[in-house]
Formats: sequence, C1' cells, structure tokens
RNA sequence: AAUGAAAAGGGCAAACCUGUCGAAAGACGGGGACGCAAAGCCACGAGUCUAAAGCAUUUUGUUGCUAUGAUAGUCGGGCUGCCAAAU
Repeated sequence: AAUGAAAAGGGCAAACCUGUCGAAAGACGGGGACGCAAAGCCACGAGUCUAAAGCAUUUUGUUGCUAUGAUAGUCGGGCUGCCAAAU
C1' cells in the first nucleotide's frame, strides 16, 4: 500500500411518522433503524429523478423537450479518514 476476518472506541442512518422549506424531485430538524468500513467530503464523467422558468405545441384543458434543480445510500473518479488478522 492492497485488502476487510475478529474485537474495542465509536460513527452514520433506509423505509415509515412528524415539523419546516421547495413548483417538483428533494433537502433540513425531531422520532425511528433497513443497512453501511468510507453510508465522510466533492456533481468531474455516466446513470436516474424532477420541470418552476424557458422553448415548442395546443381544441386554451393541455402535451412534449430542455437542468440551470436534485441524487455522494446508483456506478465510476478525486480528496480525506478509525481499527486490524491472514495474504
């Protein structure tokens, strides 16, 4: 350094409920734990979700497209980090 058996100190917290914010996706606080060795941080690449605004469409009801929005608990990449057996 790769790697992730066991243990210790611990850490985070899915679904769901709830309050706030948001057009939405979703975020944050509280409760709660499915899981996680980077489930710590960064939207750089891909993916996925959303479509307020914009553009197009329209039978004026709408419908479609687009991220500049979101996701780091989808994958890759970058940065940082606790412990430790075998190899």